A computed fold for a 95-nucleotide RNA from Tropicimonas sediminicola, annotated as TPP riboswitch aptamer (THI element). The coordinates come from a structure-prediction model, not an experiment, and the mean pLDDT is 79. It matches the Rfam family "TPP riboswitch aptamer (THI element)". From the family's description: Vitamin B(1) in its active form thiamin pyrophosphate (TPP) is an essential coenzyme that is synthesised by coupling of pyrimidine and thiazole moieties in bacteria. The RNAcentral record of the sequence draws on Rfam and Ribocentre. The source organism's lineage runs through Bacteria, Pseudomonadati, Alphaproteobacteria, Rhodobacterales and Tropicimonas. The model forms 100% of the base pairs in the Rfam consensus.
[in-house]
RNA sequence: CACCAUCGACAGGGGCGUCCGCGCGAGCGGUCUGAGAAGCACCCUUUGAACCUGAACCAGAUGAUGCUGGCGGAGGGAGUCGGGAGCGGACAGGC
Numbered sequence: 001c002a003c004c005a006u007c008g009a010c011a012g013g014g015g016c017g018u019c020c021g022c023g024c025g026a027g028c029g030g031u032c033u034g035a036g037a038a039g040c041a042c043c044c045u046u047u048g049a050a051c052c053u054g055a056a057c058c059a060g061a062u063g064a065u066g067c068u069g070g071c072g073g074a075g076g077g078a079g080u081c082g083g084g085a086g087c088g089g090a091c092a093g094g095c
Stems, first nucleotide, its partner, number of pairs: 001093001003089002006083005011045004016039001017032001019030004051076003057070004
């Protein structure tokens, strides 16, 4: 000196299903799970299970559905800057 709690700014990533009723339709109301089921919201950003792929997957449950578990720490996946606690990690590392 840099890093680690954590906070902030800006930037970026992501999902939005189920069934019932009404409606020509756009859509509206309700049920279930969830942080979120179109919200000026929510979640996640490499210390990455946010989310996607496999997957029209497998098992179980349910009125029904990624509803639960498995698959699975499998593959992929979006970041920088600033502030910054400790007799701290630290008898470490760089100079």